A computed fold for a 327-nucleotide part of an RNA from a metagenome, annotated as large-subunit ribosomal RNA, domain IV.
Context: one part of a larger RNA
RNA sequence: CCCUCGUUAAGGAACUCUGCAAAAUUGCCCCGUAACUUCGGGAUAAGGGGUGCCACCUUCGGGUGGUCACAGUAAAGAGCUUCAGGCGACUGUUUACCAAAAACACAGGUCUCUGCAAACACGUAAGUGGAAGUAUAGGGACUGAAACCUGCCCAGUGCCGGAAGGUCAAGAGGAGGAGUUAGCCGCAAGGCGAAGCUUCGAAUCCAAGCCCCGGUAAACGGCGGCCGUAACUAUAACGGUCCUAAGGUAGCGAAAUUCCUUGUCGGGUAAGUUCCGACCCGCAUGAAUGGUCCAACGAUCUGAAGGCUGUCUCAACGAGGGGCUCG
Numbered sequence: 001c002c003c004u005c006g007u008u009a010a011g012g013a014a015c016u017c018u019g020c021a022a023a024a025u026u027g028c029c030c031c032g033u034a035a036c037u038u039c040g041g042g043a044u045a046a047g048g049g050g051u052g053c054c055a056c057c058u059u060c061g062g063g064u065g066g067u068c069a070c071a072g073u074a075a076a077g078a079g080c081u082u083c084a085g086g087c088g089a090c091u092g093u094u095u096a097c098c099a100a101a102a103a104c105a106c107a108g109g110u111c112u113c114u115g116c117a118a119a120c121a122c123g124u125a126a127g128u129g130g131a132a133g134u135a136u137a138g139g140g141a142c143u144g145a146a147a148c149c150u151g152c153c154c155a156g157u158g159c160c161g162g163a164a165g166g167u168c169a170a171g172a173g174g175a176g177g178a179g180u181u182a183g184c185c186g187c188a189a190g191g192c193g194a195a196g197c198u199u200c201g202a203a204u205c206c207a208a209g210c211c212c213c214g215g216u217a218a219a220c221g222g223c224g225g226c227c228g229u230a231a232c233u234a235u236a237a238c239g240g241u242c243c244u245a246a247g248g249u250a251g252c253g254a255a256a257u258u259c260c261u262u263g264u265c266g267g268g269u270a271a272g273u274u275c276c277g278a279c280c281c282g283c284a285u286g287a288a289u290g291g292u293c294c295a296a297c298g299a300u301c302u303g304a305a306g307g308c309u310g311u312c313u314c315a316a317c318g319a320g321g322g323g324c325u326c327g
Base pairs, nucleotide, nucleotide: 001322002321003320004319005318006317007316008315010313011312014311019308027051028050029049030048031047036041038145052067053066054065055064056063057062068072080306081305082304083303084302085301086300087298088297092104093103108143109142110141111140112139113138114137120129121128122127147292148291149290151223152222153221156220157219158216159215160214161213162212165211166210167209171205172204176200177199178198179197180196183192184191185190224242225241226240227239228238251285252282263279264278265277266276267275
């Protein structure tokens, strides 16, 4: 010097990204216990008191008296507490070996498919799962307890429905054309050319789809701009205009979202880029990609306080094990 421990004057978080770590709390009995709340909780809330041994009494629960120690759950083992927010309702699950969470799941909600040889999935098939189930069932998708709610837009994309018209494949059809040539014409070169065979092939008929017509947003998604206006000023309930499928409703809001920004005001502190409460000029909130609220819960995250402490001011001493020397 390192590791693991023990104790420490005065102070008590001044340490530090952060009270990380440590200290502290701790059992049992009695008293007592707030806000809030989904009335179950919160709650061991918080905060107090008691606790050994001996004698006597006892309704056997305990009571009374005595007595020792600094100290009686005498050692060991055994919640720190409170206040206020964010997120997620909750118990659960997860990155075996750097992440346990606000991520996943969840009960509940909604949409959608499926009538049973179900939909769907695996398989070339046979077959199997679904299910020895049958719409109070099963599959898929989104959301994520409860409470209060969930606005407007169907123009685009998707899905569902429709069938008049347009488009439209194979196929059917076969107008017409071409090749070949028995024959005919020609002195010849060559020309014409039936049937058959070969080949190209127009009109016409014809499904779904697409175009088209409707519906549908707890389908994918989207939810404006400029100008003017009130008897101080400011602001604009009001008006005008352009565009759109429709122009963001209720809520919430410098937020896990706010760039400017340490916004402004208030609170807390002697002092606060964090925190809490407000404001609203929301760069770029917003309603099942759910919105708001929220008791309980959390090895969650953030801020504050009490207690407590070697975290620190600032270090000291001690113990054990290493390190060092010899072997």
The RNAcentral record of the full RNA draws on SILVA.